[in-house]
RNA sequence: CGAGCCGGGCGGACGGCCGCGUGGAGUGCCUUUCGAGGUGCUUCCCGAGGAACGUCCGGGCUCCACAGGGCAGGGUGAUGGCUAACGGCCACCCGGGGUGACCCGCGGGACAGUGCCACAGAAAACAGACCGCCGGGGACCUCGGUCCUCGGUAAGGGUGAAACGGUGGUGUAAGAGACCACCAGCGCCUGAGGCGACUCAGGCGGCUAGGUAAACCCCACCCGGAGCAAGGUCAAAAGGAGCCGCUGUAAAAAGCGACUCUGCGCGGACGUUCGAGGGCUGCCCGCCCGAGUCCGCGGGUAGACCGCACGAGACCGGCGGCAACGCCGGUCCUAGAUGGAUGGCCGUCUCCCCGGCCGCCGCGAGGCGGUUGGGUGACAGAACCCGGCGUACAGCCCGACUCGUCUG
Numbered sequence: 001c002g003a004g005c006c007g008g009g010c011g012g013a014c015g016g017c018c019g020c021g022u023g024g025a026g027u028g029c030c031u032u033u034c035g036a037g038g039u040g041c042u043u044c045c046c047g048a049g050g051a052a053c054g055u056c057c058g059g060g061c062u063c064c065a066c067a068g069g070g071c072a073g074g075g076u077g078a079u080g081g082c083u084a085a086c087g088g089c090c091a092c093c094c095g096g097g098g099u100g101a102c103c104c105g106c107g108g109g110a111c112a113g114u115g116c117c118a119c120a121g122a123a124a125a126c127a128g129a130c131c132g133c134c135g136g137g138g139a140c141c142u143c144g145g146u147c148c149u150c151g152g153u154a155a156g157g158g159u160g161a162a163a164c165g166g167u168g169g170u171g172u173a174a175g176a177g178a179c180c181a182c183c184a185g186c187g188c189c190u191g192a193g194g195c196g197a198c199u200c201a202g203g204c205g206g207c208u209a210g211g212u213a214a215a216c217c218c219c220a221c222c223c224g225g226a227g228c229a230a231g232g233u234c235a236a237a238a239g240g241a242g243c244c245g246c247u248g249u250a251a252a253a254a255g256c257g258a259c260u261c262u263g264c265g266c267g268g269a270c271g272u273u274c275g276a277g278g279g280c281u282g283c284c285c286g287c288c289c290g291a292g293u294c295c296g297c298g299g300g301u302a303g304a305c306c307g308c309a310c311g312a313g314a315c316c317g318g319c320g321g322c323a324a325c326g327c328c329g330g331u332c333c334u335a336g337a338u339g340g341a342u343g344g345c346c347g348u349c350u351c352c353c354c355g356g357c358c359g360c361c362g363c364g365a366g367g368c369g370g371u372u373g374g375g376u377g378a379c380a381g382a383a384c385c386c387g388g389c390g391u392a393c394a395g396c397c398c399g400a401c402u403c404g405u406c407u408g
Base pairs, nucleotide, nucleotide: 001404002403003402004401006399007398008397009396010395012349013348014347015346016345017344018343020047021046023044024043025042026041027040028039029038030037031036049379053390054389056388057387058386059385060384061227062226063225064224068285069284070283071282073223074222075221076220077219079091080090081089082088093107094105095104096103097102108218109217113216114215115212116211117210130157131156132153133152134151135150136149137148138147139146140145165183166182167181168180169179170178184208186205187204188203189202190201191200192199193198231306232305233304234303239262240261241260242259244257245256246255264298265297266296267295268294269293270292277289278288279287280286313332314331315330316329317328318327319326320325352375353374354373355372356371357370358369359368360367361366
């Protein structure tokens, strides 16, 4: 200098004018059942993201349930750690790719069973004889051989992604792990290392019975359900009941008003321990709650508030750990809307791209600085919150490492 691989970060800044939203303080007006609410003005703090996207996982939180059993369904799949948890993250083992830094893995089981391996090929699983090789018999014969038949054979050739281990030898009629040496694979034993998955070394054995589970399946472990439109509070309403006060009466009744409780009216079906209906949120058994449940027609309400942001929180430092991360100390409070806020205009500057001019460095390619003209500025917007993963992203910055080339 070039190429690569891994990790982290930014993704506009400043000023002015006008305009928005929550909250705090002050102040004016209106309403009031005197609890408080509404509205205007001034001022102060704060006001979208690294992914807010996808809705693919895991949780917090809220409600229901917790009586168990069986079946189903879903998820994960080497080992050890981290975490609230996860299908995530870190380290590391094995396998594969790469010169390498690094990257990838639907990582338990093919001897429980059932499938599939097209075409080609003799044959694709306890397989097989197309061309071959060898031997016996017969026929022919140009004496090299050719043909038929029987038997042996799977070392050679061919097909294929893959053909029942590889190389070399012994042996044989010809061959073959039939036997031998070395090697690979598999099984067993011993020793060493490691928390472990596993690794290394040595020995023995038989001679090697494919691949595929990202096919069905088997095995091991895990999983209660629903979801902020969760779930609560207040108000309101058609009526009813109780109680108090007023009026009224001989006494009452009726009427009016406040408060408290309850919760609309009509009709119908089933049901009240011989159990309608509901729950155990996939089904069955079983269990539990239970006096009301459901259907049709008509009527009232649709409002306000909470949930709603102090968090498995952010940042800084120290210690421990290979790391993920954990512990300790300090500082900080950083949107909370509800038809849904954070915008518009102007100016200056900056980043990036293209071009011109000038100066400097350099053999050169090119680099640096100044000036000037033009152009661009990505992906994309909270809606209960958090931890992950996946996807999108113009342009730019920082760091570690690998390979190649050149120079000192």
Predicted 3D model of a 408-nucleotide RNA (Bacterial RNase P class A) from Streptomyces bobili. Its Rfam family is "Bacterial RNase P class A". Rfam describes the family as follows. Ribonuclease P (RNase P) is a ubiquitous endoribonuclease, found in archaea, bacteria and eukarya as well as chloroplasts and mitochondria. The RNAcentral record of the sequence draws on ENA. It is recorded under the gene name rnpB. Model confidence (mean pLDDT): 75 of 100.